This is a predicted structure of a 1403-nucleotide RNA (small-subunit ribosomal RNA) from an uncultured bacterium. Its mean pLDDT, the model's own confidence on a scale to 100, is 85.

RNA sequence: UGCAAGUCGAACGGAGUCCCCUUGACAGAUCUUUUCGGAGUGAAGACGAGGACGACUUAGUGGCAAACGGGUGAGUAACACGUGGGUGAUCUACCCUAAAGUGGGGAAUAACUUCGGGAAACCGAUGCUAAUACCGCAUGUGCUGGUCUCUCUUGUGAGAUUAGUAAAGGCUUCGGCCGCUUUAGGAUGAGCCCGCGGUACAUCAGCUAGUUGGUAGGGUAAAGGCCUACCAAGGCGACGACGUAUAGCCGGCCUGAGAGGGUGAUCGGCCACAGGGGCACUGAGACACGGGUCCCACUCCUACGGGAGGCAGCAGUUAGGAAUCUUCCACAAUGGGCGAAAGCCUGAUGGAGCGACACUACCUGAAGGAUGAAGGUUCUAGGAUCGUAAACUUCUGAACUAGGGACGAUAAUGACGGUACCUAGGUAAUAGCACCGGCUAACUCCGUGCCAGCAGCCGCGGUAAUACGGAGGGUGCGAGCGUUAUCCGGAAUCACUGGGCGUAAAGGGCAUGUAGGCGGUUUGUUAAGUCCGAUGUUAAAGACCGAGGCUCAACCUCGACACGGCGUUGGAUACUGGCAAGCUAGACGGUUGGAGAGGAAAGCGGAAUUACCAGUGUAGCGGUGAAAUGCGUAGAUACUGGUAGGAACACUCAUUGCGAAGGCAGCUUUCUGGACAAUUUGUGACGCUAAGGUGCGAAAGCGUGGGGAGCAAACCGGAUUAGAUACCCGGGUAGUCCACGCCCUAAACGAUGCAUACUUGGUGUCGGCCCGUUGGGGUCGGUGCCGGAGCUAACGUGUUAAGUAUGCCGCCUGGGAAGUACGACCGCAAGGUUGAAACUCAAAGGAAUUGACGGGGACCCGCACAAGCGGUGGAGCAUGUGGUUUAAUUCGAAGCAACGCGAAGAACCUUACCAGGACUUGACAUCCUAAUCGUAUUUCCUAGAGAUAGGAGAGUCAGUUUGGCUGGAUUAGUGACAGGUGCUGCAUGGCUGUCGUCAGCUCGUGUCGUGAGAUGUUGGGUUAAGUCCCGCAACGAGCGCAACCCUCGCCUCUAGUUGCCAGCACUUCGGGUGGGAACUCUAGGGGGACUGCCUGGGAAACCAGGAGGAAGGCGGGGAUGACGUCUAGUCAGCAUGGUCCUUACGUCCUGGGCUACACACGUGCUACAAUGGCCAAUACAAACCGUUGCGACUUCGCGAGGAGAAGCUAAUCGGCUAAAGUUGGUCCCAGUUCGGAUUGGAGUCUGCAACUCGACUCCAUGAAGUUGGAAUCGCUAGUAAUCGUAGAUCAGCAAUGCUGCGGUGAAUACGUUCCCGGGUCUUGUACACACCGCCCGUCAAACCACGGGAGCAGAUUGCACCCGAAGACGCAUAGCCCCGCCAAUGGGGCGUGUGUUGAAGGU
Repeated sequence: UGCAAGUCGAACGGAGUCCCCUUGACAGAUCUUUUCGGAGUGAAGACGAGGACGACUUAGUGGCAAACGGGUGAGUAACACGUGGGUGAUCUACCCUAAAGUGGGGAAUAACUUCGGGAAACCGAUGCUAAUACCGCAUGUGCUGGUCUCUCUUGUGAGAUUAGUAAAGGCUUCGGCCGCUUUAGGAUGAGCCCGCGGUACAUCAGCUAGUUGGUAGGGUAAAGGCCUACCAAGGCGACGACGUAUAGCCGGCCUGAGAGGGUGAUCGGCCACAGGGGCACUGAGACACGGGUCCCACUCCUACGGGAGGCAGCAGUUAGGAAUCUUCCACAAUGGGCGAAAGCCUGAUGGAGCGACACUACCUGAAGGAUGAAGGUUCUAGGAUCGUAAACUUCUGAACUAGGGACGAUAAUGACGGUACCUAGGUAAUAGCACCGGCUAACUCCGUGCCAGCAGCCGCGGUAAUACGGAGGGUGCGAGCGUUAUCCGGAAUCACUGGGCGUAAAGGGCAUGUAGGCGGUUUGUUAAGUCCGAUGUUAAAGACCGAGGCUCAACCUCGACACGGCGUUGGAUACUGGCAAGCUAGACGGUUGGAGAGGAAAGCGGAAUUACCAGUGUAGCGGUGAAAUGCGUAGAUACUGGUAGGAACACUCAUUGCGAAGGCAGCUUUCUGGACAAUUUGUGACGCUAAGGUGCGAAAGCGUGGGGAGCAAACCGGAUUAGAUACCCGGGUAGUCCACGCCCUAAACGAUGCAUACUUGGUGUCGGCCCGUUGGGGUCGGUGCCGGAGCUAACGUGUUAAGUAUGCCGCCUGGGAAGUACGACCGCAAGGUUGAAACUCAAAGGAAUUGACGGGGACCCGCACAAGCGGUGGAGCAUGUGGUUUAAUUCGAAGCAACGCGAAGAACCUUACCAGGACUUGACAUCCUAAUCGUAUUUCCUAGAGAUAGGAGAGUCAGUUUGGCUGGAUUAGUGACAGGUGCUGCAUGGCUGUCGUCAGCUCGUGUCGUGAGAUGUUGGGUUAAGUCCCGCAACGAGCGCAACCCUCGCCUCUAGUUGCCAGCACUUCGGGUGGGAACUCUAGGGGGACUGCCUGGGAAACCAGGAGGAAGGCGGGGAUGACGUCUAGUCAGCAUGGUCCUUACGUCCUGGGCUACACACGUGCUACAAUGGCCAAUACAAACCGUUGCGACUUCGCGAGGAGAAGCUAAUCGGCUAAAGUUGGUCCCAGUUCGGAUUGGAGUCUGCAACUCGACUCCAUGAAGUUGGAAUCGCUAGUAAUCGUAGAUCAGCAAUGCUGCGGUGAAUACGUUCCCGGGUCUUGUACACACCGCCCGUCAAACCACGGGAGCAGAUUGCACCCGAAGACGCAUAGCCCCGCCAAUGGGGCGUGUGUUGAAGGU
């Protein structure tokens, strides 16, 4: 902005138009005639008047409709809805049936006319007129009111009498039809009432004055406080009133196995609402979405005086929002309104449009096609995969074009409609989205590196991410796919079906008892519950089942069943209930009896503490781990006697007893409660439980008044301690005690509510009774322990249940916030009872298991401590490390278990580091091509620091099929590649350290346990040992222990050189020679030791002692290292995945560095001296090594060493004199005849080369140091200590290191309390990265949530008052109108005034 409610002229009077007829003036086509000037004819047309049948239109009067249809869900917790009833308390237009009527009159009024006002909306006045509009009169079948009678019983029905009370016509083909009036009935629709049902909060517990009832009246269609007056004081509520919050209700829909839970879009039923409120009018029906009126808010028009409006109708606009459509077509169908009908109206409705919003159907092709193309990805480099997928060949033919063409309509009428559908032609013709760690179907590469990011839960990401991002591949669905939100399910996680409460959340602190719930036994009755049958209803749609129609399906149509609810009715009577009558087994009472720390009050008693008095007596007492404060010469403590006062009651005393719980303990008396036993005498279900209520309720605390000895919060001192507002000590006030009154909580615990019944046992104890009696048995009640079945997650419980059942109550629903906040109640206060949420976490918790740990326990071991011996830590030096420095001081090792470690040899080399100089297929390997074989190799010269470059010289490969052949070597080139001591030991292999040579670590089968796991492996003994024995639900076995191996110690056999020499010879006197094979020795094989024997102990294993023996209980030493731990060490020994560098992070060379030096630490050497130093003489080893070597011997040198040189490839020669020791001498306690650092000088040797930076020798020099703080190390016997000796590496050596070898050769061990480490059993645990664990609180910073706060603002609601519109109901009325009368009283309407009520507004 448009449309969504009109219609009827067959109710009515007008008005208009058309058609027809007559007539008037106008007008003049056409035709005839003409003397061309005209004359005649006069059609259509328009205008005016009149008439009349008819047709059409419609502003108004009138009738019906407008209360339906359509929209929305604000309000409403209500008879609003659902369901079933009631109405004797009611109405119902149009429609149907039936009965009776429709006679005769009257007065107005719109429209219209003429004026007037107003900007407009509209209004006023005047004059007419009609009706199915309005009003009397007549009639009265009937109906209504009054009175009376009967019936039925609320106002139902029948009758009598009296009063009142109706009507309208229109059309007609004249047949009738449609109307109208009264009444009765029906149908439909509506009103009112009632039972039952569906919601959250009790931190809403009391609400209510028209409130509850009555009487009378009013009002309504109708009952009723619906309204009014009067009277009474009621009514509702724990079965939840009142209040607050939220919400339209239902059929249904979603989910679920069901029971349930959630929900109330579309479709259908009901209700409520129409800008926010109030009110009535009209009408059959409204307090009325497209009617009225008033107030308020808002918008619009205005001439400022005044007016207009209501999309939660259909479209559409705007705003808000994450978000929701066309200002379409048609009345063809279905239906509605009006009409007699034709018909008109209908944004109801039928359709189309938009939106993948949902459901359904369909398409994006089908068959063939392997060089498995190209390309992508990956790779173990071969291949694999995308993949018959594509290309390519053949075929079909969505879309589209053309032709035909329905049903919906059984005559006409088709918006849809370019419809569906059919036929012909006809193009190969859109695929996306999510996911791929598990749940959950689907895996690889790259990038990233706790970053970026993912995430539904668990959780991924810190350099090899199937989890992030990309890619390839795969999986799932597919015109969709994912995400988000919500609901149900899983969730037995509010448990009716279908859970729990000892320890996980959960039994009220205990009793008493009200309501309520539940209730022994018998009979009768009733039939409320219950059960069965019949019947009514439970709308339609939907759902299920069976059919049918669109090609199928979605969709639509038809038919049929059922559960449950409510009502009516007939029956059944076991059970429950009601009523009645009984019974005695529950319960209570009577009689008799004993037990008891049961309660209250009064009195009495002794011991002890303290204080005071007196006495004796003297220096301490007291207290502690040790002390001190304190008390004491003013006489304490101690002892004796006396006095006072308060509190508590030793022994008895117990696993005892009593009590409801809290709790109760000297003795006596008084009062008093309960339980128990015996008896079987009374009552006759009187019972059980118990929300609220009431009472009791330890300790502490509070109030008032007493009391106060001891003890003792607070407080004061003393100690302890880093501190010590504590533990310990000395004091000490409230309090503890009494009386009265409060408080009302505890781990008030058996962490176990009360009552009843049932269900194997054993053993104590208390009280009573019975039988029996030297002991014992039975029974009732209580109180303990052990334990069976059962139960329990397990632990455990187990006739005193946590078993099996019943009844009733209380309580729980993840942890924290929090038993907090707010509110309410209680309290003097302290506080108590009731008792949340926001927010936050992914856990919190129980029981048990295996470990680990403990300033837990038991047992045992180790140079672990102790007992000893010697050291380190102090000095100087050597060496390693840290730190610092540096161009570089290469790298690694880090408590034990790094630090004389890798390194068994850094001057160059090594060497990895630094500086400088060089090379780039490379110093080294393989392949290819070419060349050379006067090559390779090597000598010399020049330049250079050298690498390197240039030049000269020497140097004639092998085979052969004779080929430009083959092999080999070298050089050059090219690219594949080489190379890396670059990184990662937290990607690895291998090797190694360590716990630890500790005695442990496991498995099979069986058994136990729901399980983790246990048992075995624990226990009693024993051992070095999980070694062995015995026992045992275990029986066996494996890896470890031990043994087997090597070596040393004794014997024997064999062998006898290079080794040996007893006896026999020779001798130069040396096993030198002959000889020997005995001995030593060498190096091969055997023997030997086994608790075998004896004594004692023991069950045995075994232990103690003894004999013999070289050796005795493992004879000494070595090698040998279980399962595993330390994310132990090593990418620099080697190997190796990944990654990085590639004219360099590779390679070569020269020089430097690894050797630095304020300092710190580790490991050592030498010392500090007399058990010694020095000098001289002299005795005795073992093992090992040697030809680039060891090197005798001679000689030179003071010496290191030099020169020459025999022997030895080693039981043959050499290194090789061992030293400490022994003998003799000297020194005489000192910084020395100790000690040897440092420094100067001179040398030797190795080596291209000793400057940085070697070792050694000689002369000289002669430092610190006089036995070492705290602390700390090694060692148990041929050990410690001490003495020398050899080797590896190696040119040499920084070696005092390391690894071996022998010589001399001790002391001590009471013992296991303690320190350290370890093993077994047990115990606790909030630990499991395992005590180097876990974890609490304050503070700091940031963040989240919630509070307090002077106050301020808003919403909702209650009460009181003020003002008071419209309207309704009254009252008044002098104005106007009407009726009526002879006239008047009178009656009615409009208007006006006023009262009551009353929305909004105000305080």
Its Rfam family is "Bacterial small subunit ribosomal RNA".